[in-house]
Annotation
The part of an RNA shown here (small-subunit ribosomal RNA, central domain) has 349 nucleotides and comes from an uncultured organism.
Context: one part of a larger RNA
RNA sequence: CUGGGUGUAAAGCGCGUGCAGGCGGUCUGGUAAGUCGAGCGUGAAAGCUCCCGGCUCAACCGGGAGAGGACGUGCGAAACUGCGAGGCUAGAGACAGGUAGAGGCGUACGGAAUUCCGGGUGUAGUGGUGAAAUGCGUAGAUAUCCGGAGGAACACCAGUGGCGAAGGCGGUACGCUGGGCCUGGUCUGACGCUAAGACGCGAAAGCAUGGGGAGCGAACGGGAUUAGAAACCCCGGUAGUCCAUGCCAUAAACGAUGCUAACUGGGUGUUGCGGGUAAAAGACCGGCAGUGCCGGAGUUAACGCGAUAAGUUAGCCACCUGGGGACUACGGUCGCAAGGCUAAAACUC
Numbered sequence: 001c002u003g004g005g006u007g008u009a010a011a012g013c014g015c016g017u018g019c020a021g022g023c024g025g026u027c028u029g030g031u032a033a034g035u036c037g038a039g040c041g042u043g044a045a046a047g048c049u050c051c052c053g054g055c056u057c058a059a060c061c062g063g064g065a066g067a068g069g070a071c072g073u074g075c076g077a078a079a080c081u082g083c084g085a086g087g088c089u090a091g092a093g094a095c096a097g098g099u100a101g102a103g104g105c106g107u108a109c110g111g112a113a114u115u116c117c118g119g120g121u122g123u124a125g126u127g128g129u130g131a132a133a134u135g136c137g138u139a140g141a142u143a144u145c146c147g148g149a150g151g152a153a154c155a156c157c158a159g160u161g162g163c164g165a166a167g168g169c170g171g172u173a174c175g176c177u178g179g180g181c182c183u184g185g186u187c188u189g190a191c192g193c194u195a196a197g198a199c200g201c202g203a204a205a206g207c208a209u210g211g212g213g214a215g216c217g218a219a220c221g222g223g224a225u226u227a228g229a230a231a232c233c234c235c236g237g238u239a240g241u242c243c244a245u246g247c248c249a250u251a252a253a254c255g256a257u258g259c260u261a262a263c264u265g266g267g268u269g270u271u272g273c274g275g276g277u278a279a280a281a282g283a284c285c286g287g288c289a290g291u292g293c294c295g296g297a298g299u300u301a302a303c304g305c306g307a308u309a310a311g312u313u314a315g316c317c318a319c320c321u322g323g324g325g326a327c328u329a330c331g332g333u334c335g336c337a338a339g340g341c342u343a344a345a346a347c348u349c
Stems, first nucleotide, its partner, number of pairs: 003321004007303002012317001014201004021194003025088004030083002033081002035077003039073003048066007091191001092188003095184005103177007110154001115149007125136002162169002206247006215241002220236004258316006266294008275285003298305002322349003331342004
């Protein structure tokens, strides 16, 4: 470079914003860079194809003709692409009226429960397990009642329910704030899609500084189990888990399925919102946007997917190219560190 691929065989960046680049709706007329046509020039020799000839043939060699393809030049064509001009509204956006929601940030508040502290009642156990023991308890535990402190998480509602780009988001109220959907069709008039690099976000664990610390609980100590037990079970328990600020940038970051647009039988739930019929509730018919299940054609190696495609197409990006070595070494770069990103080879099967 090219081919074939990327749900599970190797392969979709964790997610977004977006510069360059690539690609780009509809109509009119213009241009002629791409494109196409014929002409001219060029296209060395050798090589290639055909013909003729020379070595006894052939290879080889000599001569002649031709071709593929490339470039230049002026002329011509104008459908398509490009360019420049002018329109359009179906893409995109704005606007108006509605609307659902654990979307984000901050502040305040609430009740249940665990633990601890003080007090009352009360007495010999309690706790724990497969069974036990360590542990706790006559300095009065466990149980029970009252009061107090503090931290963390918010039962029921709760739902293949909702929201968010992903990570993720769940008590209540208030403040600030992002996005979506529906209806209308008032405005702009292609303003679009994708996106290398870049920038931002990014669970948990971890790191730095300061706070906080109820429960849980790596490490650690003890009790068991066992041949052993560096575990699983039990009693304790530090970091951590929580908050603020700053780092880290990973994951089975998963739908193991990149984004956008178009097209292609049905059935049945559910969430949000319109329309029609209907006096209303309810029901029925039908629409848009989500979210599930079942399945047709088609597709697939099979499993399966099947309008939320893994079907049929178009655009753009990312990635794969036998296993191990190797999510490694070296180098570079980022990081306080831990380490992250990029990423070989020898050798071997």
Source information: The full RNA is in RNAcentral, with records from ENA and SILVA.